Predicted 3D model of RNase P RNA and transfer RNA as a complex of 484 nucleotides. It holds a member of the Rfam family "Bacterial RNase P class A".

RNA sequence: GAAGGGGGCCAGGCGGCCGCUGGCAAUGCCAGAGGAAAGUCCGGACUCCACAGGGCAGGGCGCUGGGUAACACCCAGUGGGGGUGACCCCAAGGAAAGUGCCACAGAAAGUAGACCGCCAUCGGGCAAGGUGUUAAUUUAAGGCCGUGAAAGGUGCGCCGACUAACGGCUGAACGCCUUCCCCCGAGGGUAAGGGUGAAAGGGUGAGGUAAGAGCUCACCAGCAGCCGGGGUGACCCGGCUGGCUAGGUAAACCCCGCCCGGAGCAAGGCCAAAUAGAGGAGGAAUGGGGUGGCCCGCUCCUAGCCUCCCGGGUAGGCCGCUUGAGGCUUUCGGGUAACCGGAAGCCCAGAGGAAUGGUCGCCGCCCGGUCUCGGGUACAGAAUCCGGCUUACGGCCCGCUUCAGUA
RNA sequence: GGGCCGUUAGCUCAGUUCGGUAGAGCAGCGGACUUUUAAUCCGUUGGUCGUGGGUUCGACUCCCGCACGGCCCACCA
Numbered sequence: 001g002a003a004g005g006g007g008g009c010c011a012g013g014c015g016g017c018c019g020c021u022g023g024c025a026a027u028g029c030c031a032g033a034g035g036a037a038a039g040u041c042c043g044g045a046c047u048c049c050a051c052a053g054g055g056c057a058g059g060g061c062g063c064u065g066g067g068u069a070a071c072a073c074c075c076a077g078u079g080g081g082g083g084u085g086a087c088c089c090c091a092a093g094g095a096a097a098g099u100g101c102c103a104c105a106g107a108a109a110g111u112a113g114a115c116c117g118c119c120a121u122c123g124g125g126c127a128a129g130g131u132g133u134u135a136a137u138u139u140a141a142g143g144c145c146g147u148g149a150a151a152g153g154u155g156c157g158c159c160g161a162c163u164a165a166c167g168g169c170u171g172a173a174c175g176c177c178u179u180c181c182c183c184c185g186a187g188g189g190u191a192a193g194g195g196u197g198a199a200a201g202g203g204u205g206a207g208g209u210a211a212g213a214g215c216u217c218a219c220c221a222g223c224a225g226c227c228g229g230g231g232u233g234a235c236c237c238g239g240c241u242g243g244c245u246a247g248g249u250a251a252a253c254c255c256c257g258c259c260c261g262g263a264g265c266a267a268g269g270c271c272a273a274a275u276a277g278a279g280g281a282g283g284a285a286u287g288g289g290g291u292g293g294c295c296c297g298c299u300c301c302u303a304g305c306c307u308c309c310c311g312g313g314u315a316g317g318c319c320g321c322u323u324g325a326g327g328c329u330u331u332c333g334g335g336u337a338a339c340c341g342g343a344a345g346c347c348c349a350g351a352g353g354a355a356u357g358g359u360c361g362c363c364g365c366c367c368g369g370u371c372u373c374g375g376g377u378a379c380a381g382a383a384u385c386c387g388g389c390u391u392a393c394g395g396c397c398c399g400c401u402u403c404a405g406u407a
Numbered sequence: 408g409g410g411c412c413g414u415u416a417g418c419u420c421a422g423u424u425c426g427g428u429a430g431a432g433c434a435g436c437g438g439a440c441u442u443u444u445a446a447u448c449c450g451u452u453g454g455u456c457g458u459g460g461g462u463u464c465g466a467c468u469c470c471c472g473c474a475c476g477g478c479c480c481a482c483c484a
Base pairs, nucleotide, nucleotide: 001403002402003401004400006398007397008396009395010394012363013362014361015360016359017358018357020032021031022030023029024028034379038390039389041388042387043386044385045384046264047263048262049261053296054295055294056293058260059259060258061257062256063077064076065075066074067073078092079090080089081088082087093255094254098253099252100249101248102247115194116193117190118189119188121186122185123184124183125182127179128178129177130176131175132174133173134172142170143169144168145167146166147165152159153158202220203219204218205217206216207215221245223242224241225240226239227238228237229236230235268319269318270317271316277310279309280308281307282306283305285302287301288300289299290298312483313482314481326347327346328345329344330343331342332341333340334339364377365376366375367374368373408480409479410478411477412476413475414474417433418432419431420430427464435451436450437449438448439447457473458472459471460470461469
């Protein structure tokens, strides 16, 4: 210097003027958005229905220990994965309980499987060799070997002629046996090798075998059981034995363990105003209502009642409402930490879905510029409250890692 | 403020049950019929399945986050 990774902090400050909302002891004084107030994704408080009770259904969570009111959150660890590394990520119980699925390709996709290949056996073919029997005992055609003319022609070298002739050997049919290689077929063996696939039922080596194979053995990986040691635990380290290996998928059904009643501040309560209920449908005790998915239970009601639909009226006030599992500042103690406990001080939005602002000056920070200046200063706005998560977003600071360069 | 649902071709919708080649109708294009057009018939084109991750061999489908769009609600008699 480049690239990367972790953590922390801030969210502009001060003053003047003019406004807005709320409170009060009222010509005034005090207070007045956030780290996410957001998404409404989790968990609670609170309110009503039983102080929400039992069962089924349904939903959520899922390594261990701790924190917490609670959590799908946080902290510390374990195991696994990624990265050279700093460091990061993980819905991480169970697949040797059961069921389902594993498209295409491939012979076979799960109590495996024989397409090619490899292998022995059996049958046949081709070829070769050996041998037996019958016929014949010697010819003919043919083949091989040896001897080898003549007439005639002539360019006087030869051609005729590896010819005729002669001699020798071979030369028939039917079986039987054996076999290296090769070919065909049959029923088998084989999971070493090829090929398909995301995935083919441990890996390497040796022995073994007809060929092979955990078939056997050694080592390694992994599993189950037992034992010893460490740790609260997840788990880690080591030893022995066993079987030789058990595919993947549970963010598929499911099983196991734990948790969850429903609705939501437009909850809910009080007061006031106005209108039209002789509207429709349903409901008789084995009933109906109480916002429940169903059953039980509890509780209320007794047709002048209840539910739904349709129609009508009001768009008023007060409470809930912000003092709370509170927050902030300083500090002490415990704990690795999250967090917990104690002390002192302070009170810090509560609305009409509507306020929390505008402007000027100075100073910060960044950029351009170069000492006068110009521009910019993100994401975003409380609505019952709180704890988290996720998402959006500007800047500053401090460690760390890797690479390159210089000294 | 609170609760619920949707997003697939140019348009309207299937497909998501229980993961395995993404479909239909209309529209568009080409051809046939017709003097021509319409209608009809035949053929054909056209998809980041809203978006970013995860699980899986494999995702429109299952899980999580985000974006966009839509619907509902009070009180009285």